[in-house]
Background: A computed fold for a 595-nucleotide part of an RNA from Microterricola pindariensis, annotated as large-subunit ribosomal RNA, domain I. It matches the Rfam family "Bacterial large subunit ribosomal RNA". The prediction has a mean pLDDT of 80. Lineage of the source: Bacteria > Actinomycetes > Micrococcales > Microbacteriaceae > Microterricola.
Context: one part of a larger RNA
RNA sequence: AGCAAACGGUGAAUGCCUUGGCAUGUAGAGCCGAAGAAGGACGUAGUAAUCUGCGAUAAGCCUCGGGGAGUUGAUAAACGAACCCUGAUCCGAGGAUUUCCGAAUGGGGAAACCCCGCCGGGCCCUUUGGGUGACCCGGUGACUCCCGCCUGAAUAUAUAGGGCGGGUAGAGGGAACGUGGGGAAGUGAAACAUCUCAGUACCCACAGGAAGAGAAAACAACAGUGAUUCCGUUAGUAGUGGCGAGCGAACCCGGAAGAGGCUAAACCGAUCAUGUGUGAUAGCCGGCAGGCGUUGCAUGGUCGGGGUUGCGGGACUUUUCUGCUGAUUCUGCCGAACAGUGAGCGUUACAAAGGGAUAUAGACGAAUGCGUUUGAAAGCGCAGCCAUAGACGGUGCCAGCCCGGUAGUCGAAAUGUUCCAAUGGCGCGAAGAGUAUCCCAAGUAGCACGGGGCCCGAGAAAUCCCGUGUGAAUCUGUCAGGACCACCUGAUAAGCCUAAAUACUCCUACAUGACCGAUAGUGAACAAGUACCGUGAGGGAAAGGUGAAAAGUACCCCGGGAGGGGAGUGAAAUAGUACCUGAAACCGUUUGCUU
Numbered sequence: 001a002g003c004a005a006a007c008g009g010u011g012a013a014u015g016c017c018u019u020g021g022c023a024u025g026u027a028g029a030g031c032c033g034a035a036g037a038a039g040g041a042c043g044u045a046g047u048a049a050u051c052u053g054c055g056a057u058a059a060g061c062c063u064c065g066g067g068g069a070g071u072u073g074a075u076a077a078a079c080g081a082a083c084c085c086u087g088a089u090c091c092g093a094g095g096a097u098u099u100c101c102g103a104a105u106g107g108g109g110a111a112a113c114c115c116c117g118c119c120g121g122g123c124c125c126u127u128u129g130g131g132u133g134a135c136c137c138g139g140u141g142a143c144u145c146c147c148g149c150c151u152g153a154a155u156a157u158a159u160a161g162g163g164c165g166g167g168u169a170g171a172g173g174g175a176a177c178g179u180g181g182g183g184a185a186g187u188g189a190a191a192c193a194u195c196u197c198a199g200u201a202c203c204c205a206c207a208g209g210a211a212g213a214g215a216a217a218a219c220a221a222c223a224g225u226g227a228u229u230c231c232g233u234u235a236g237u238a239g240u241g242g243c244g245a246g247c248g249a250a251c252c253c254g255g256a257a258g259a260g261g262c263u264a265a266a267c268c269g270a271u272c273a274u275g276u277g278u279g280a281u282a283g284c285c286g287g288c289a290g291g292c293g294u295u296g297c298a299u300g301g302u303c304g305g306g307g308u309u310g311c312g313g314g315a316c317u318u319u320u321c322u323g324c325u326g327a328u329u330c331u332g333c334c335g336a337a338c339a340g341u342g343a344g345c346g347u348u349a350c351a352a353a354g355g356g357a358u359a360u361a362g363a364c365g366a367a368u369g370c371g372u373u374u375g376a377a378a379g380c381g382c383a384g385c386c387a388u389a390g391a392c393g394g395u396g397c398c399a400g401c402c403c404g405g406u407a408g409u410c411g412a413a414a415u416g417u418u419c420c421a422a423u424g425g426c427g428c429g430a431a432g433a434g435u436a437u438c439c440c441a442a443g444u445a446g447c448a449c450g451g452g453g454c455c456c457g458a459g460a461a462a463u464c465c466c467g468u469g470u471g472a473a474u475c476u477g478u479c480a481g482g483a484c485c486a487c488c489u490g491a492u493a494a495g496c497c498u499a500a501a502u503a504c505u506c507c508u509a510c511a512u513g514a515c516c517g518a519u520a521g522u523g524a525a526c527a528a529g530u531a532c533c534g535u536g537a538g539g540g541a542a543a544g545g546u547g548a549a550a551a552g553u554a555c556c557c558c559g560g561g562a563g564g565g566g567a568g569u570g571a572a573a574u575a576g577u578a579c580c581u582g583a584a585a586c587c588g589u590u591u592g593c594u595u
C1' cells in the first nucleotide's frame, strides 16, 4: 500500500408520520366604497423582537344572549402585577371608538409628510366690553352632475355665464362569469397571398349576482306551432371552401324552466303661447224656459283621461245590462255625462306588521370490569353491556362501552334570509250593432354605392347590422316565406320593461378522494411572496419529526472554552435541543491475509 471482516465518523437517502396542499360535490353568499373602501404606514401589553388582534377608548369599550371555572393571544417560558361563582377569560348578535396614507377630496407633495382659510371651544391677559398666539381640541373648505332660488352679456324677449342653498348622487377596489368598443401573430394549409389560427390572446369601457335575450313585421308548408334561455338530438348532416386546409348550421322531435305586461297615435278635457274673430250670428252637455257675454275657433307645447291589437285592433256613432253617493256640468224640471267609493276578481314584479322554518353562539346524548404481558393496554384471556350511536379524532401499543364526539332530539334577547296567509298599495265593468270618417311609432322601411355579420369567402344571395346618398305607404296598408314575379300562407317593423331554467367562484360551511406526503403536494406544512437579486417592471428560495411526559443530565472530574468522562432521568441517551429511522459516496480504527 492492497483485499476482507468488525467497529466508528461524516452524510443524508429510505421507511413511518402530518399541522399543509390539490381536486370534486352539495348548500350558502355573491359585492365593498365620500357615513371614506380594498390595501397599507405608524402605533398599541409591565418587560426587546416577529406574528395575531386592536386604534390615542388602541390583545381593547358598551348592550343583549350563550357558557360555567379558571383567566391576562402565539413563538414562550420566567418574573411582576391583577381579574374571577356579586359569573371573569371565552363564543355569538348589535352598537361605540376607529391616528396617518390611500378614489383621497382645503392647497401642495418625493404615499403614510408639509402648509393654510373660516366657525366654535380651551389655555393666557383683561378695565368683563374684549384681546392675544410658531399653542391645543372639535368642525368645515376638491371636482363633476342633479334639484331649487336669485341674478344676468353680445341682443328687446331670452340664452350662455355668475352667485346662493340642498343631495346617504358620481369618482375607487374586486377571482372568474357577462355585455359592448378595438383587435394580433406564432401556427395550419406540409411553401404562400384568399383562407385558417380567431373575433381567440390582449387592451379599453360598463354592469349584475348573474348578465345578455325575450312576448313574433317568428317558424313552417297547404298540416300546423305559438316569447326568450339552456341541455340532448337532428349532424359532422344541409351547406360553405385557393370546393384546398378547413369551417359548419336550422326546422321537427325529447327534456329543464315557464309569466306576461306598459307606452305612442286617433278622440275627449284642462292649461299655456301665438294668430284670428265678433257686439250678438260664436260659445256655455241635450230638450223647454230664463240668463251670461268672447268664455269661441285654428295651430303648437304640457298635464290628465282614452287606447295597445292581427279569427286586425282602436277612435267614433249607437243599443242593452251592472251597486251606492253627489261638493260637479250658469239657473229650474226631465234625462245624460262625469267624479268618488264599495262589493267582486287579480297581483305579490311595491311597502309595513304577524306566524312558521332557517342562518349566525349553544344544549342533552347509551353502554366495562377483572386478570395477564409491557415503560405504558386500547393487545391477549375470561365474563358482560349499548346500539336510530360499530363515522372520526384523542388518550403512554390496535378502545362501540375512558375523553371529545357520532345517531337522535332540543335551543335565540339581537340581526338577516325564506315560506305562508292576510292588511295597505296597485290594476280590472260586460255583451252586441254600424262601418261613412280618423289613427295604428319617418328622414323610418325600401333602393343605389361601400363594408360587416349570418353554414353562406359576391355568389342566383334572401334575411340581419352600419356608413354616404336618395326616400314611401296607413289596413283596398306594410313586411316575410333564400334573387325576382304571381298565387297562397304567416306576421304586424321603425317605443319600453320582464322572474325562472343558464355561466362563474375571490369567499363561507360541510363532505368526499384507486389525490400528494416535505426534491412530492400551492412558490409557501416553518418569521413566505419572507430572505435575497434587480434602477425598475419584475424574479424569487432553502428550511418539518427528542420523548408518553422535559423527566432537557443536580453533583463530581479534565479543559480557558468548546467538548468530554462519571453520576442521575428515561423503556431506550448510538432518543442529549448538532436530537425518529440513519443507506451510499467519502474518512478512519482494530484484526487477519498478501506484497
Stems, first nucleotide, its partner, number of pairs: 001594009015580001016545002020516002022513007029505002031173002039101003042055003046079002049075003061095006070083003106115003116141007123133001124131002143170002145167007177208001178206005188195001192242001218225002229256004239247002260497003263441001267305010282295001283292002285335006310475001312440004316434006323341004328337002344428004350424002354420007362410003368383005384401002386390001392404003446470007456482001477492005532539002552579001555566004